Predicted 3D model of a 73-nucleotide RNA (transfer RNA) from a Candidatus Nomurabacteria bacterium.
It matches the Rfam family "tRNA".
The RNAcentral record of the sequence draws on ENA and MGnify.
[in-house]
């Protein structure tokens, strides 16, 4: 340099045909306990890597850029 895959919550990852952004773990609070852990319930937490475009509407489609991984040279 080229090709492919990926970038979404603090972490690991879903998100189907473009139509309300989610799960588990973690954190906080409550219940439970003599206390803690485990368990149960709830809450908070998001510039969907960035910029443009298409569209009534984009995490999803298109272009460019940045970053990570693998392969080829």
């Nucleotide at each position: 340099g080229c090709u492919u895959g990926g970038g979404u919550a603090g972490c690991u990852c879903a998100g189907u045909u473009g139509g309300u952004a989610g799960a588990g773990c973690a954190u906080u609070c409550g219940c439970c306990u003599g206390a803690a852990g485990a368990g149960c319930g709830a809450a908070g937490g998001g510039u969907c890597a960035g910029c443009a475009g298409u569209u009534c509407g984009a995490g999803c489609c298109u272009g460019c850029u940045c970053c990570c991984a693998a392969g080829c040279a």